[in-house]
Context: one part of a larger RNA
Molecule: large-subunit ribosomal RNA, domain IV
Organism: Candidatus Nomurabacteria bacterium
RNA sequence: GCGUUGUUAAGGAAUUCGGCAAAUUCACUCCGUAACUUCGGGAGAAGGAGGGCCAUACGUCAUUAGUUUAUUUAUAAAUUUUUGUCGAUUAUGGCCGCAGAGAAUAGGGAGGGACGACUAGUUACCAAAACUACAGGCGCCUGCAAACUCGCAAGAGGAUGUAUAGGUGCUGACGCUUGCCCAAUGCCGGAAGGUUAAGGAAGCGGGUUAUCUAACUGCUGUUUGAACUUCGGUUCUUACAGCGGUGGAGAAGCUUGCGACUGAAGCCCUGGUCAAUGGCGGCUGUAACUAUAACGGUCCUAAGGUAGCGUAAUACCUCGUCACUUAAUUAGUGACUUGCAUGAAUAGCGUAACGAUCCUUCCACUGUCUUGACAACGUGCUCG
Numbered sequence: 001g002c003g004u005u006g007u008u009a010a011g012g013a014a015u016u017c018g019g020c021a022a023a024u025u026c027a028c029u030c031c032g033u034a035a036c037u038u039c040g041g042g043a044g045a046a047g048g049a050g051g052g053c054c055a056u057a058c059g060u061c062a063u064u065a066g067u068u069u070a071u072u073u074a075u076a077a078a079u080u081u082u083u084g085u086c087g088a089u090u091a092u093g094g095c096c097g098c099a100g101a102g103a104a105u106a107g108g109g110a111g112g113g114a115c116g117a118c119u120a121g122u123u124a125c126c127a128a129a130a131c132u133a134c135a136g137g138c139g140c141c142u143g144c145a146a147a148c149u150c151g152c153a154a155g156a157g158g159a160u161g162u163a164u165a166g167g168u169g170c171u172g173a174c175g176c177u178u179g180c181c182c183a184a185u186g187c188c189g190g191a192a193g194g195u196u197a198a199g200g201a202a203g204c205g206g207g208u209u210a211u212c213u214a215a216c217u218g219c220u221g222u223u224u225g226a227a228c229u230u231c232g233g234u235u236c237u238u239a240c241a242g243c244g245g246u247g248g249a250g251a252a253g254c255u256u257g258c259g260a261c262u263g264a265a266g267c268c269c270u271g272g273u274c275a276a277u278g279g280c281g282g283c284u285g286u287a288a289c290u291a292u293a294a295c296g297g298u299c300c301u302a303a304g305g306u307a308g309c310g311u312a313a314u315a316c317c318u319c320g321u322c323a324c325u326u327a328a329u330u331a332g333u334g335a336c337u338u339g340c341a342u343g344a345a346u347a348g349c350g351u352a353a354c355g356a357u358c359c360u361u362c363c364a365c366u367g368u369c370u371u372g373a374c375a376a377c378g379u380g381c382u383c384g
Base pairs, nucleotide, nucleotide: 001379002378003377004376005375006374007373008372010370011369014368019365028050029049030048031047036041038173052095053094054093055092056091057090059086061084062083065080066079067078068077069076070075071074096100108363109362110361111360112359113358114357115355116354120132121131136171137170138169139168140167141166142165148157149156150155174350175349176348177347179280180279181278184277185276186273187272188271189270190269193268194267195266199262200261203258204257205256206255207254208253211249212248213247215246216245217244218243219242220241221240222239225236226235227234228233281299282298283297284296285295308342309339320336321335322334323333324332
């Protein structure tokens, strides 16, 4: 010097983002206890008082010695007294200490507000909350071989259940409520018409070719005629046959293309539905001070935000304005409110109780601080 623990004059939150940490309080008995309230609570509300030891008194049981009464004369009952055991509480008096729940274990309290009703659960290892869940509310699906989920299937769960059941979504106790809009998107119903796929299909083509065919053409054989000849043949030519090649036509089959017509749901169409997804306006004039506008005009819309609440966990401007609280307050509370951009089951507004929640105030209390100091233990450093 540091760490842990303890004490501290005067002050008492001046510290700090913030009373973080520490301190206060603490168990038991008695008294006493507000607003509010869902009458259960709130409540251990708050706020007070008491306590050790000794003696005496009050109780009970046993016991000693009497007294009285009764009668069956040795028993019973009542009462007084001696000694002792046990003994909750209370009262009175006394004693000791600084201190009597003498050490240890053992709520600090109150007021206002926000959010969430509550108990519960949650980020194993930085978040316990205003998040999740919840009972309650509402919608949708499902008639049982249920919907839904798992599995290719068999099958299984749902359920040895049956709409007071099961699945799913939103909201989230309770109280008062939950306005307008079906134009868009979604979902549900409808079926006349329009559109529409694969598939089917009358019909119309293309390709291929068994076969047929005329012309051209190659080879081989036979053959007519002519020329030449070394008489062996050679060349040209006529006709026929066989084997091919090219071209044309081409049934059936196969293959391929087009295709009138036929052909569901869906979409178009037509209704419904918002505790389905969602949405819920401008401009302008007007009252005998001014200001404001109950009232009027006009444009647009599916409809133009109702009740509430409101500078808010939502308000940019903003430290809005006023009031309270303070010596002084961008905080807090109550109002006002033209709400940049509140608002009704993505629920609106309240709400007793509850909360290791968040904001704010007060009392008590304190080394948080003014502002440090000291002590114990441990450790570092120096010396040995």